A computed fold for a 339-nucleotide RNA from uncultured Gulosibacter sp., annotated as Bacterial RNase P class A.
The RNAcentral record of the sequence draws on MGnify.
Model confidence (mean pLDDT): 78 of 100.
């Protein structure tokens, strides 16, 4: 210098004032004690939990895709392969399939699906033939270096790499490592459509229960089966279901916070984590509180005449049924640990 990973991001004190909980007062009141986050921020993922509902099959559509593990589950962590980047530390991967089919590879270039020959290089009876190794064009042109052949040149032969294919050995497994053996080489793309594997009811706390309080009128339609279950078909169930005019409803109470909750030890695992012990209780608000002044500390800056004095500043940001992840966003300041 560089890589990763982790923590804090205000405290104490009076004084006033706000919400909930527990006691206490006849009653006004009063005591104690507890009150915003690592992201409460987005609303992208998964989950508790309501409720359609007694609720199944099929298609269609969704979502994930290396292997093994953790979790309630997850597109999340965790570890490992394997490709790529990097001196490393480490960091990236929409990581199955291209011989099942369609499609696309623009423009340059001789030529970009089945091949092609512009320059060059070789032969030549000057009519032409051979050549794909050099050069050019391009994101990509049909294995790499090197010797050997050749008229010139090419895996056309040989040796090493690279790749197929069989076998053996390690792996739980993606895979790896040997050993034989084969001149082999029919492009890329699938985060294009698709194929394959594997999952996946739908709706959402404004969900749902309960009490209050009200005024009806008219129409289709439906046991020959309505309403229902995200579209479609079957299949179940079985009585109401739709549209119009019109009245009337509180800022009710409950869901609502003891939980896949925290935090010590120890223990099992490389880890994520998971098992035991012992201890805690950390906001439930409802037009919606957690605040204001003082003053003292704490972190930074600056400036003097420097064991201190005076000033300035202190960030992103506000709970709403609850949890586990990702993403963003952050003044300043601390540990840790590899190269």
């Nucleotide at each position: 210098g560089g890589c990763c990973g982790g923590c804090c991001g205000g405290g104490c004190g009076g004084u006033c004032g706000c919400g909930g909980a527990u006691c206490c007062u006849g009653a006004g009141g009063g005591a104690u004690u507890c009150g915003a986050g690592g992201a409460a921020c987005g609303u992208c993922c998964g989950g508790g939990c309501u409720c359609c509902a007694c609720a199944g099959a099929g298609c269609a559509g969704g979502a994930c895709g290396g292997u093994g593990g953790g979790u309630a589950a997850c597109a999340c962590c965790c570890a490992c392969c394997c490709g790529g980047g990097g001196u490393a530390a480490c960091c990236c991967g929409c990581g199955a399939g291209a011989u099942a089919g369609u499609g696309c590879c623009a423009c340059a270039g001789a030529a970009a699906g089945c091949a092609a020959a512009c320059c060059g290089c070789c032969c030549c009876u000057c009519g032409g033939g051979g050549u794909a190794a050099g050069g050019g064009u391009g994101a990509a042109a049909g294995g790499g270096u090197g010797g050997g052949g050749u008229a010139a040149g090419a895996g056309c032969c040989c040796a090493c790499c690279g790749g197929g294919a069989u076998c053996g050995c390690g792996g739980c497994g993606a895979c790896g490592c040997g050993a034989u053996u084969c001149g082999c080489a029919c492009g890329g793309u699938a985060a294009a459509c698709c194929u394959c594997g594997u999952c996946c009811g739908g709706a959402g706390c404004a969900a749902g229960g309960c009490c209050a309080a009200c005024a009806g009128g008219g129409a289709a339609u439906g046991c020959a089966g309505a309403c229902g279950c995200u579209g479609c078909u079957c299949g179940c169930c079985g009585a109401g279901u739709u549209c119009c005019c019109g009245g009337g409803u509180g800022a009710g109470c409950u869901g609502c916070u003891a939980g896949a909750g925290c935090g010590u030890c120890a223990c099992g695992g490389u880890a994520a984590c998971g098992u035991g012990u012992c201890g805690c209780c950390c906001a439930g608000a409802u037009a919606g509180a957690u605040g204001g002044c003082c003053g003292c500390c704490c972190c930074g800056g600056a400036u003097c005449a420097u064991c201190g004095a005076u000033c300035c500043g202190g960030a992103c940001a506000g709970a709403a049924c609850c949890c586990g992840g990702c993403g963003u966003a952050u003044a300043g300041g601390c540990c840790g640990g590899c190269c």
Record summary: Lineage of the source: Bacteria > Bacillati > Actinomycetota > Actinomycetes > Gulosibacter.